[in-house]
Small-subunit ribosomal RNA, central domain from Capsicum annuum, 350 nucleotides, folded computationally. The full RNA is in RNAcentral, with records from SILVA. Rfam family: Bacterial small subunit ribosomal RNA. Its mean pLDDT, the model's own confidence on a scale to 100, is 87.
Context: one part of a larger RNA
RNA sequence: UUAGGUAUAAAGUGUCUGUAGGUGGAUUUUUAAGUCUGCCGUCAAAUCCCAGGGCUUAACCCUAGAUAGGCAGAGGAAACUACCAAGAUGGAGUAUCGUAGGGGCAGAGGGAAUUUCUGGUGGAGCAGUGAAAUGCGUAGAGAUCGGAAAGAACACCAACGACGAAAGCACUUUUCUGGGUCGACACUGACACUAAGAGAUGAAAGAUAGGGGAGCGAAUGGGAUUAGAUACCCUAGUAGUCCUAGCCAUAAAUGAUGGAUACUAGGCACUGUGCGUAUCGACCCGUGCAGUGCUGUAGCUAAUGUGUUAAGUAUCCCGCUUGGGGAUUACGUUCACAAGAAUGAAACUC
Numbered sequence: 001u002u003a004g005g006u007a008u009a010a011a012g013u014g015u016c017u018g019u020a021g022g023u024g025g026a027u028u029u030u031u032a033a034g035u036c037u038g039c040c041g042u043c044a045a046a047u048c049c050c051a052g053g054g055c056u057u058a059a060c061c062c063u064a065g066a067u068a069g070g071c072a073g074a075g076g077a078a079a080c081u082a083c084c085a086a087g088a089u090g091g092a093g094u095a096u097c098g099u100a101g102g103g104g105c106a107g108a109g110g111g112a113a114u115u116u117c118u119g120g121u122g123g124a125g126c127a128g129u130g131a132a133a134u135g136c137g138u139a140g141a142g143a144u145c146g147g148a149a150a151g152a153a154c155a156c157c158a159a160c161g162a163c164g165a166a167a168g169c170a171c172u173u174u175u176c177u178g179g180g181u182c183g184a185c186a187c188u189g190a191c192a193c194u195a196a197g198a199g200a201u202g203a204a205a206g207a208u209a210g211g212g213g214a215g216c217g218a219a220u221g222g223g224a225u226u227a228g229a230u231a232c233c234c235u236a237g238u239a240g241u242c243c244u245a246g247c248c249a250u251a252a253a254u255g256a257u258g259g260a261u262a263c264u265a266g267g268c269a270c271u272g273u274g275c276g277u278a279u280c281g282a283c284c285c286g287u288g289c290a291g292u293g294c295u296g297u298a299g300c301u302a303a304u305g306u307g308u309u310a311a312g313u314a315u316c317c318c319g320c321u322u323g324g325g326g327a328u329u330a331c332g333u334u335c336a337c338a339a340g341a342a343u344g345a346a347a348c349u350c
Stems, first nucleotide, its partner, number of pairs: 003322004007304002012318001014201004021194003027086002031082001033081002035077003039073001041071003049065001051063004091191001092188003096183001098181002103177002106174004110154001114150008125136002163168001206247001208245004215241002220236004258317006266295011299306002323350003332343004
């Protein structure tokens, strides 16, 4: 490579955009490249196959013949693929009227709590644990009542809920802004799908510079526990956690399930938005589209399970896998300030 696979056994890139490439809806023409068909030429001899013959037979030898297939030529067919041209609207998109939303960026404001500072009251403990001790406190702690400051996070609502490509996103309000979706009626007329390389984005931790620093808290000090205790528990506590700018590019980045399209039983619930019915009106009830869940038939599966949001039935495109270890390695290369990341073997061994 083929083939079989890729939720859990090896294996779906963290996610998206998109170039080349691959693939591509229905109708009517054109051409004849692919395709199909008969004809002709050629593919040395020997060999192989086949018919006849010759060595007493055979092996062997001689003579004649042929298929499939390849390549080239000229002729024909036109269903399919491709090409040419045309028109169409179902795929796709644009415009429009609505609409839901913690989607994003930036600004402003808010209250509860915590800690600290300050003032009053008060007077002996507080804190902590399995039990203690370190620690704080008569230089007045803890408790309680006023005042002030700071930083970080936003209780209830809250949901099996919403939005976003994913990472993610929630106090209130404002500016700017992306995407989705329902409906009706127009427009473009296959403009589509996927996507190697490429680009963008990417939790936490980490790293650089400048700020900030309440709480929490790697490291570290101390107290315990213990045979020991570089831990679990307690008391302190630096980096960090927060903001701005530019890096890093990894996660069990998970639905452990790549994307797109079509088809294939139901039942229940929720979100958004239409229609019908009903009504004074709102609900209720029935139904369509888009999403989110539960249960479940057929089917599939080694089983668990999955099951119109498929792991079913099919088509297209991409990534990846090929016994365990060695090996998230070595070497080399690219990227990075570094930490490291990406790519990625072999010997050997079972």